The part of an RNA shown here (large-subunit ribosomal RNA, half A) has 1847 nucleotides and comes from Kutzneria viridogrisea.
[in-house]
Context: one part of a larger RNA
RNA sequence: AGCACACGGUGGAUGUCUAGGCACCAGGAGCCGAUGAAGGACGUAGGAGGCUGCGAAAAGCCUCGGGGAGCUGCCAACCGAGCUGUGAUCCGAGGGUGUCCGAAUGGGGAAACCCGGCCUCAGUCAUGUGGGGUCACCCGCACCUGAAUAUAUAGGGUGUGUGGAGGGAACGUGGGGAAGUGAAACAUCUCAGUACCCACAGGAAGAGAAAACAACCGUGAUUCCGUGAGUAGUGGCGAGCGAAAACGGAUGAGGCUAAACCGUUGACGUGUGAUACCUGGCAGGGGUUGCGUUGGCGGGGUUGUGGGACGUUACUGAUCCGGGCUGCUGACCGGAUGGGGAGUCAGAAAACAGUGUGUUAGUGGAAUCAGUUUGGGAAACUGGACCGUAGAGGGUGAUAGUCCCGUACGCGAAAACAUGCUGUCUUCCUUGUAGUGAUCCCAAGUAGCAGCGAGCUCGUGGAAUUUGCUGUGAAUCUGGCGGGACCACCCGCUAAGCCUAAAUACUCCCUGGUGACCGAUAGCGGACUAGUACCGUGAGGGAAAGAUGAAAAGUACCCCGGGAGGGGAGUGAAAUAGUACCUGAAACCGUGUGCUUACAAUCCGUCAGAGCCUCCGUUGCAGGGGUGAUGGCGUGCCUUUUGAAGAAUGAGCCUGCGAGUUAGCGGUACGUGGCGAGGUUAACCUGUGUGGGGUAGCCGUAGCGAAAGCGAGUCCGAAUAGGGCGAUAUAGUCGCGUGCUCUAGACCCGAAGCGGGGUGAUCUAGCCAUGGCCAGGGUGAAGCGCGGGUAAGACCGCGUGGAGGCCCGAACCCACCAGGGUUGAAAACCUGGGGGAUGAGCUGUGGUUAGGGGUGAAAGGCCAAUCAAACUCCGUGAUAGCUGGUUCUCCCCGAAAUGCAUUUAGGUGCAGCGUCGCAUGUUUCUUGGUGGGGGUAGAGCACUGGAUGGCCUAGGGGGCCUACAAGCUUACUGAAGUCAACCAAACUCCGAAUACCAUCAAGUGAGAGUGCGGCAGUGAGACUGCGGGCGAUAAGGUUCGUAGUCGAGAGGGAAACAGCCCAGAACACCAGCUAAGGCCCCAAAGUGUGUGCUAAGUGGGAAAGGAUGUGGGGUCGCCCAGACAACCAGGAGGUUGGCUUAGAAGCAGCCACCCUUUAAAGAGUGCGUAAUAGCUCACUGGUCAAGUGGUCCUGCGCCGACAAUGUAGCGGGGCUCAAGCACACCGCCGAAGCUGUGUCAUUCACACAUCGAUCGGCUUCACCUUCGGGUGGGGUCCAGUCGUGUGGAUGGGUAGGGGAGCGUCGUGUGGGCGAUGAAGCGGCAGGGGAACCUAGCCGUGGAGGCCACGCGAGUGAGAAUGCAGGCAUGAGUAGCGAAAGACGAGUGAGAAACUCGUCCGCCGGAUGACCAAGGGUUCCUGGGCCAGGCUAAUCCGCCCAGGGUAAGUCGGGACCUAAGGCGAGGCCGACAGGCGUAGUCGAUGGACAACGGGUUGAUAUUCCCGUACCCGUGUAAACGCGUCCAUGGUGAGGCCGGUGAUGCUAACCGCCCGAGAGCUACCAAGUCUUCGGAUGAGGUAGUGAUUGCGCGGGAUCCGAUCCGGUAGUAGUCAAGCGAUGGGGUGACGCAGGAGGGUAGCUCCGCCAGUCAGUGGUAAUACUGGUGUAAGCGUGUAGGCUAUCGGGAUAGGCAAAUCCGUCCUGAUGUUAGGCUGAGACGUGAUGCGUAGCCGAUUGAGGCGAAGUAGAGUGAUCCCAUGCUGCCGAGAAAAGCCUCUAGCGAGUGUUUAUGCGGCCCGUACCCCAAACCGACACAGGUGGUCAGGUAGAGAAUACCGAGGCGUUC
Repeated sequence: AGCACACGGUGGAUGUCUAGGCACCAGGAGCCGAUGAAGGACGUAGGAGGCUGCGAAAAGCCUCGGGGAGCUGCCAACCGAGCUGUGAUCCGAGGGUGUCCGAAUGGGGAAACCCGGCCUCAGUCAUGUGGGGUCACCCGCACCUGAAUAUAUAGGGUGUGUGGAGGGAACGUGGGGAAGUGAAACAUCUCAGUACCCACAGGAAGAGAAAACAACCGUGAUUCCGUGAGUAGUGGCGAGCGAAAACGGAUGAGGCUAAACCGUUGACGUGUGAUACCUGGCAGGGGUUGCGUUGGCGGGGUUGUGGGACGUUACUGAUCCGGGCUGCUGACCGGAUGGGGAGUCAGAAAACAGUGUGUUAGUGGAAUCAGUUUGGGAAACUGGACCGUAGAGGGUGAUAGUCCCGUACGCGAAAACAUGCUGUCUUCCUUGUAGUGAUCCCAAGUAGCAGCGAGCUCGUGGAAUUUGCUGUGAAUCUGGCGGGACCACCCGCUAAGCCUAAAUACUCCCUGGUGACCGAUAGCGGACUAGUACCGUGAGGGAAAGAUGAAAAGUACCCCGGGAGGGGAGUGAAAUAGUACCUGAAACCGUGUGCUUACAAUCCGUCAGAGCCUCCGUUGCAGGGGUGAUGGCGUGCCUUUUGAAGAAUGAGCCUGCGAGUUAGCGGUACGUGGCGAGGUUAACCUGUGUGGGGUAGCCGUAGCGAAAGCGAGUCCGAAUAGGGCGAUAUAGUCGCGUGCUCUAGACCCGAAGCGGGGUGAUCUAGCCAUGGCCAGGGUGAAGCGCGGGUAAGACCGCGUGGAGGCCCGAACCCACCAGGGUUGAAAACCUGGGGGAUGAGCUGUGGUUAGGGGUGAAAGGCCAAUCAAACUCCGUGAUAGCUGGUUCUCCCCGAAAUGCAUUUAGGUGCAGCGUCGCAUGUUUCUUGGUGGGGGUAGAGCACUGGAUGGCCUAGGGGGCCUACAAGCUUACUGAAGUCAACCAAACUCCGAAUACCAUCAAGUGAGAGUGCGGCAGUGAGACUGCGGGCGAUAAGGUUCGUAGUCGAGAGGGAAACAGCCCAGAACACCAGCUAAGGCCCCAAAGUGUGUGCUAAGUGGGAAAGGAUGUGGGGUCGCCCAGACAACCAGGAGGUUGGCUUAGAAGCAGCCACCCUUUAAAGAGUGCGUAAUAGCUCACUGGUCAAGUGGUCCUGCGCCGACAAUGUAGCGGGGCUCAAGCACACCGCCGAAGCUGUGUCAUUCACACAUCGAUCGGCUUCACCUUCGGGUGGGGUCCAGUCGUGUGGAUGGGUAGGGGAGCGUCGUGUGGGCGAUGAAGCGGCAGGGGAACCUAGCCGUGGAGGCCACGCGAGUGAGAAUGCAGGCAUGAGUAGCGAAAGACGAGUGAGAAACUCGUCCGCCGGAUGACCAAGGGUUCCUGGGCCAGGCUAAUCCGCCCAGGGUAAGUCGGGACCUAAGGCGAGGCCGACAGGCGUAGUCGAUGGACAACGGGUUGAUAUUCCCGUACCCGUGUAAACGCGUCCAUGGUGAGGCCGGUGAUGCUAACCGCCCGAGAGCUACCAAGUCUUCGGAUGAGGUAGUGAUUGCGCGGGAUCCGAUCCGGUAGUAGUCAAGCGAUGGGGUGACGCAGGAGGGUAGCUCCGCCAGUCAGUGGUAAUACUGGUGUAAGCGUGUAGGCUAUCGGGAUAGGCAAAUCCGUCCUGAUGUUAGGCUGAGACGUGAUGCGUAGCCGAUUGAGGCGAAGUAGAGUGAUCCCAUGCUGCCGAGAAAAGCCUCUAGCGAGUGUUUAUGCGGCCCGUACCCCAAACCGACACAGGUGGUCAGGUAGAGAAUACCGAGGCGUUC
């Protein structure tokens, strides 16, 4: 260290429980609010905090009811103090009070705060102060007032209104209105009029009493449900969208106006001689009034067989009383009664009483005992009783009808509310009907039409109907509209006005109830201090966390320990129930015991197995348990893949949670059940009930056709032809279950993104407003001065001057380089250098710009650690042809990776292949025979092409010849032909093998074939052999065909090795036989046999090429006439051949290569020389003596042959007449193959069996019968299922199909178990084929389980970089965050760190001191040490308790304004809202009065001392000016009385003109005629009713003007105050230099102290000190400036004595005035101080010098000055002054009282307290600025002061 067992720890699963949720049902209620809501803040109890209640009357007050003994709410006790039978606490009803915020409403505002006006009260001498009430805006109404502008209006004001405002979950109506998505893209379309925003309303809303439907029949408002119907339609006719009528139900309800007409009244206009008119039947009578327009009121009227008005005709009519100018008459008017109707929150309005019911508190309410039982406890068990209109439920020490609360059933309300009934009451009607008719009315910028839209099923279509905008624009019943363009006929209806309950929708809320809903990772996010903690600037996001026990009986006391904690003792049934508490699993961490392990490699197992330990209730040569030396075999799981041990994905481990569900009575198939030519209801009604009704509707029963239509037929067709589809007989339908599917998120998780509404400029970018900052040093522009120079200039020089996006360089800002850091000190820093540093500079505070937007000296930068479109919530469960994951078992079968198509290629559709069911029944397959077609392999060259040589030569070219013609020739070219040899996927004169088709026969009978139907998966394939293409006759390449294997296939072989060889695994066996392949050892089987080969370890890697390796076989030479090799000898002459060459002699090169002598010898095979020479060879002779060479074929070998840890290219050892190679032979081994034996399952066949059930047939009996038959019982037969037996076959398996089971939770019925111990948990033992189970046992545990048969599911976990929790590993590892500590003493249980001390060290333009922001108690004192502190801690910015912040003058408000915000009215805008005037807010600015010292543990410009100042208000005094009085000046209006204009019109009078009905007379076309005439449109003349806003005159009416009175009246002029008005001031930039001062510092002097360890030193040494404000007085350096009168004045929105302007006068610059540091005096005989003395935990006291000077010297003051410059540099208040106005008292000074409000004030503040998650090396604005050296705020060292920074 491993395994096992035992015992613990940790942890919080499991079981049990429920206080809380979830879903629904029934009833109620459906708003609250200016009488101040919803929601909050702050308070409130005797005692801290939270929740609840309440509101300064504060866990409560009053009244009325209930109730009846205790109470002072809960966490949650404890102490204290109280209340209560005179009825408390508590419950209900009604009142009272109700701080502050919030619509918020007196004004403001950063919500819960600040500041006011008026009235009134309290108080004060008075002011200040306090209490109560009231004061917003808009709208309506009434009244008053009142502009431009006369009337008027706008506007303003007052009053009044229970008016409005704001809030609220869903439902509702309306105004706006997306996108993700779907369409496999996308644009019309869809999502969807959805989400969202906005407005408004109600308890419901909306709709609603036909200008409706319908169809020639009818219905009769609307709404909702069922059906119609996924129909008619619509639709890139895609995806999709989708009615209506009608029928069945729920409910049920109808009304009122406008107009005509009449009356009355107001206004306006107009007219007349008022003879006008009214009444009227007539007469009389009356009246200043007709007509028109218009408004109000009343009557009338309200309809579509059209209605009404107005006339008229006919009929009819309750009674009484009264009235009218009169008479007769008459339907005049009013009232009453009777009768009738309706109503009091629809329709007109308004109540009251009585009574009933219900709600809001309550109350009565039956019936049990015992035990020698068990137990801590009885409700359990046993035995015996009882009640029940009550056996619902809960509680009580386990499970209770009879113990408690309750339950069934009864009873009950002072008050409030709800609701019903009755009555009183209110109100209406009381003449209508019928007919008729010329006329009038019947809803106007409307209907219609046109254009463009929208909505309807209807997407512009043929598009009706409805509706918006724009334009145009009717009719009035003989009118209009509709019936799907339009027209006709017919039918229906009557628009352009209004109201209307119920049936319907929803549930923030109240009461009661229910659950095959959850049970603490579940159920609401929330069972508990939960919208809490926490995160974020914000919108917003958002947890975790339940259980002691029956009862705290919560461990007295003792011991150890500083404590924490523990051990005893005690309580309790139990303490391993001890507030870390029920049960208490696993991971993980230990302790003890047994066995094993130190030569051994590896998915950690499995099989075999020794030894050791142990158990015994068969003591055995037994068995069980633990361990496991050694050996054989053996590369996890999941996913994705052609293929994974893979070095491809995922998982640290454990526990819990975690994924195919539900709805639409959708569709379809199967199973099953009911009924059956029929089946079945839906909504709804009713009922206690799963019951009973309900027949609308749906499916089926008949088809055919496009349809009309016809019909066992029909359609096409001329057809009776022919053909298509049907019929010739048939099963459906409605439930339930399962499979699949459609619409929905649809198996789960996962985007980047799109859209909508909001939230963000505390970061950052730009801008606006207002403030601040920049040590020091240098350079030396313009200008100016002087000099020179010039005619004058220009120009030059010297000064002065002080410019600059100038230079150097700190603060400050930035971030270029390097190093470090990189799980940091830091989510951007540190160190050392670097850049800018008077400018386009940096910075504070306040504000502004907002998401397709901002801002951007521009990088796509920045917009809160996020930016090529922020953040947040919502649409949203967007979508995802993509990836991942998807949970128990067994049995049967079992694929595909292909074709076609595809914006398709990793997706999908159809087909192919699988499975299940039904049907068919060998149709399948194999072999053989027979009969077929074919054009491949091969072959061939006959075609088409290619292609080599020869022969032959046509033609062409060259040469020769040639006058021409011709000819000759050719080593040029060359067709055709011919001979020979060839090539072809797209050549074929030919041509197989296989394959394929048909047929016959036989065999097989297989999980064959085929058809129909349900359900799939697959559509990435891989390698090998063969045939091809592409490629390079490359690829583990690619692509086809074909076969196999893998895929989805294990086993044996190939060392190992998906695809190769063999072979297809149901299970068991210590049996046998074989395959591939093997047989020396590893390692089963032969050191087998025979014959050869190989020498290379070839075997056991490889080519071209090479080689005298070696074996075998041919062939051709030479050879005893002597070969081959070796040795000896010769190898010559012409000649140095010729040429060339400097030379070339065999041997540089070129040409030629002869001859001779010979046995033989090349015009030379090599070496060699400058060239020769020389040495060789060929060749020849001799010696030797037998074979020797060349070449070809072939077996086995050799070389060619170089890589990285180490042999390393047989698997290793090793192997050589092999253990290699070849051939032949014998034997053996060898697999999950085959065989043998046994078993299981599936399937088939056969046999048997009959128990039961069912169906069908037959038969019998009984009953009924409508005589068809039906019901019930019995018998029998056949078929099927379940059973038994025998036999055959089959049983690898991914995707996938089918079948059968196990387990979990709940529930129904029945039956068991349990305190003598349920579930759960830990083990043992046993069983089953698996999931699993318990005949059983032990322990723990302490209250609920289980079984059978059904039912219903949130039903099974190992993986999703899953979610939550717990625990490991890394690891006692990294780290402990810039920096100096040492010693002594103290405290303490304990000291490196705490306290004190002594040294030492560090900062010192800070690491010191003070503010602003921000934080919020961190401050101080006492105590503590569990957590926090990177260690310890006695210490602390930690914890606990107590304390601490004092203001007229400091900061802010009661003052002002900037940027900007809000904004009465107003303007704009679908809404929301935006802008903005008057105003009102808003500091970073303006204005504004206190200084020094002391004091506390903690505060001080705040308290105290001293000395001041400001404002207000009194008192007193002094000095003024006024009013009143007196006097004087000026001086109305209204009203009253007169006057009465060449004024005005009225009645009335006069005149003129036009039109002109009617009448009279005449003429007259024409017509008729009896021819006599009649009539006569029309014309002329006269008269003339009537009519028309003609003109003139005209009053005592009206009335301008004037006069008088009121009246010299009211008023006004003459202090002071004094604007919200006027004027001035306030009031402003940057840079620069010089000066005068001061602070500060230094020195002398003076004062106090000191003299040392050594030497010197008593003063000229050393150390320290040598201080003092505001205010008041004086008014200096300096700066600015003319001053003072008089007059006029069209300007300053009115006025002005003011300002401005003009005129004029006086004085006059060392003055005057204004400003102004400093200094001096005073303040100060004070305060303070060195030092000395005294305090031992304290306590103070005394107190010197402080003078006269010197030096230095600021960035501070003078100074907001002065000078220069260009970029030309806030506003208002305040202050001064002027009037307007107010005004009877008031001003100034002195003295002295009084008053002076609210908020902040502690502490940190370059940091341990702020912003950075931290006690974080970062960031953070302003002020002060000592000494030495130095230019300096650089730098170095020091001071005051502060630290040594947590290992």

Background
It matches the Rfam family "Bacterial large subunit ribosomal RNA". Rfam links the family to the GO terms ribosome and structural constituent of ribosome. The prediction has a mean pLDDT of 80.